[in-house]
RNA sequence: GCCCUCGUGGUCUAGCUGGAUAUGACGUCAGCCUGCGGAGCUGAAGAUCCCGAGUUCGAAUCUCGGCGAGGGCG
Numbered sequence: 001g002c003c004c005u006c007g008u009g010g011u012c013u014a015g016c017u018g019g020a021u022a023u024g025a026c027g028u029c030a031g032c033c034u035g036c037g038g039a040g041c042u043g044a045a046g047a048u049c050c051c052g053a054g055u056u057c058g059a060a061u062c063u064c065g066g067c068g069a070g071g072g073c074g
Base pairs, nucleotide, nucleotide: 001073002072003071004070005069006068007067010026011025012024019057028044029043030042031041032040050066051065052064053063054062
């Protein structure tokens, strides 16, 4: 330098044939429970879907550029 893959709540992750309030787990907070509890139960908060532009009635999802991570080739 070229090619491929990936980039979603604090962490990991589903969703990628374009169309519901973007899924779940862990963690966090609150309540319940308990002799106590970091165990169990219930609930809640938390994501500009890496950034920008484009296509479209509509984009996390398609296209282009950029940034970052991993891998391959010379």

A computed fold for a 74-nucleotide RNA from an archaeon, annotated as transfer RNA.
The coordinates come from a structure-prediction model, not an experiment, and the mean pLDDT is 81.
The sequence is in RNAcentral, with records from ENA.
Its Rfam family is "tRNA". Rfam's curators write: Transfer RNA (tRNA) molecules are approximately 80 nucleotides in length. Rfam classes the family as a transfer RNA.